[in-house]
Context: one part of a larger RNA
RNA sequence: UGACGGGGGCCCGCACAAGCGGAGGAGCAUGUGGUUUAAUUCGAUGAUACGCGAGGAACCUCACCUAGGCUUAAAUGCUUUUUGACCGUCCUGGAAACAGGAUUUCCCUUCGGGGCAAAUUGCAAGGUGCUGCAUGGUUGUCGUCAGCUCGUGCCGUGAGGUGUCGGGUUAAGUCCCAUAACGAGCGCAACCCCUAUUCUUAGUUGCCAUCAGGUAAUGCUGGGAACUCUAAGGAAACUGCCUACGCAAGUAGUGAGGAAGGUGGGGAUGACGUCAAAUCAGCACGGCCCUUACGCCUAGGGCUACACACGUGCUACAAUGGCCAGCAUAGUGGGUUGCUACCUGGUAACAGGAUGCUAAUCUCUAAAUCUGGUCUCAGUUCGGAUUGAAGUCUGCAACUCGACUUCAUGAAGUUGGAUUCGCUAUUAAUCGCGCAUCAGCAAUGGCGCGGUGAAUACGUUCCCGGGCAUUGACA
Numbered sequence: 001u002g003a004c005g006g007g008g009g010c011c012c013g014c015a016c017a018a019g020c021g022g023a024g025g026a027g028c029a030u031g032u033g034g035u036u037u038a039a040u041u042c043g044a045u046g047a048u049a050c051g052c053g054a055g056g057a058a059c060c061u062c063a064c065c066u067a068g069g070c071u072u073a074a075a076u077g078c079u080u081u082u083u084g085a086c087c088g089u090c091c092u093g094g095a096a097a098c099a100g101g102a103u104u105u106c107c108c109u110u111c112g113g114g115g116c117a118a119a120u121u122g123c124a125a126g127g128u129g130c131u132g133c134a135u136g137g138u139u140g141u142c143g144u145c146a147g148c149u150c151g152u153g154c155c156g157u158g159a160g161g162u163g164u165c166g167g168g169u170u171a172a173g174u175c176c177c178a179u180a181a182c183g184a185g186c187g188c189a190a191c192c193c194c195u196a197u198u199c200u201u202a203g204u205u206g207c208c209a210u211c212a213g214g215u216a217a218u219g220c221u222g223g224g225a226a227c228u229c230u231a232a233g234g235a236a237a238c239u240g241c242c243u244a245c246g247c248a249a250g251u252a253g254u255g256a257g258g259a260a261g262g263u264g265g266g267g268a269u270g271a272c273g274u275c276a277a278a279u280c281a282g283c284a285c286g287g288c289c290c291u292u293a294c295g296c297c298u299a300g301g302g303c304u305a306c307a308c309a310c311g312u313g314c315u316a317c318a319a320u321g322g323c324c325a326g327c328a329u330a331g332u333g334g335g336u337u338g339c340u341a342c343c344u345g346g347u348a349a350c351a352g353g354a355u356g357c358u359a360a361u362c363u364c365u366a367a368a369u370c371u372g373g374u375c376u377c378a379g380u381u382c383g384g385a386u387u388g389a390a391g392u393c394u395g396c397a398a399c400u401c402g403a404c405u406u407c408a409u410g411a412a413g414u415u416g417g418a419u420u421c422g423c424u425a426u427u428a429a430u431c432g433c434g435c436a437u438c439a440g441c442a443a444u445g446g447c448g449c450g451g452u453g454a455a456u457a458c459g460u461u462c463c464c465g466g467g468c469a470u471u472g473a474c475a
Base pairs, nucleotide, nucleotide: 001475002474004472005471007470009468010467011466012465013464015460016459019423020422021421022420023419026315027314028313029312030311031310032309033308034306035305042053043052064301065300066299067298068297069296070295072124077123078122081119082118083117084116088103089102090101091100092099093098106115107114108113126290127289129288130287131286135284136283137279138278139277140275142273147186148185149184150183151182152181153162154161155160166177167176168175192267193266194265195264197235198234199233200232201231202230203229207224208223211222212221213220238261241255242253243252244251245250317416321375322374323373324372325371326370333364334363335362338357339356342353343352344351345350382413387408388407389406390405391404392403393402429452430451431450432449433448434447435446
């Protein structure tokens, strides 16, 4: 100087406690292990792998397997030799790729050649082949934790120390006081974006208070610029004011005022470093390896297998409920290979017409909730797995292997052992909606959006993780 201790001290965190809802039992979805397989391509494996790379595996993707082929599929430009073709069209074999055959037969010219194309030779290409322990870049994690350092000075023979310690304080190495230290840098905070209030400006596609017209009804129309809203610029919050405590920093207050009060609430932002952490399969790149194959093309299969084990989810086990009927009500965001009003057909998925919209104009759009009725505690009018039949749509093609609809079928499941996870407010819980990828879809996943909307926190003894200084043994 460090890391360690089932040493002690101080402090913090949904860490515990106080609460609410889950997982662990069931069925299914999905990922992983294992097993199987011709192949079940590869990577990720405590926290920090396992709805992860994958924000879409029928073909393609594709890297795997089987079978059939090619020797250049794509890029580059030189070189060697040769030809005037090649492409196209047709025929044969074939699952296709491909192979064979037939047909067709360049341009300019100073006649040296040049251009174009094809074949060919050599360089060269190509490789999701290996090495993440050769690397760049990017990322996870400790951790949004409060730390990590430097210059000069001083102390020490030196490794080093001091500063960064001490007393307070803070979310914070935040600030104050003290001080052989004085300063500074990367972090903290602030600057940035969204959100909560308001003002000004501007009113179309948005709005409708007042006036008028009109309808079965509707900002529908004239009109209006108030309100909502949209989108540009300001204002506003700073412990600024008051009281108490304090030397100060600051702390406390159902204090005032205020839309908001002590970081107002979210986001972005991740110090020095740690784990030879992850990625050579995003990309790039050193080295090694393959070069009639470890490259390339094609068809089919596989990644979707299934005694089993684990993770993450969805749906339930019901009456705070299921079913039927009726009324009312969002916000993101998407749309011309598209979204489709409306009409017709069909029980329905959907189909056939038709209109508007390159969008504040047209369109895609709620559910829980509320009101009334019914069921009356049952394996049921709970639950929907599984299976049979008939269909719809996408697509060249739904057998392996898509989603959806209708009818029939109606499994397990009656609240889940030890254990374990999330969450402190518009949060948990619950309800639906949108988007990316995308022909379609295995989405119950991911990322967003709004509706309804709780309980509890005495506190820090204990468990876990972290920070500071200290002590013990150790290096």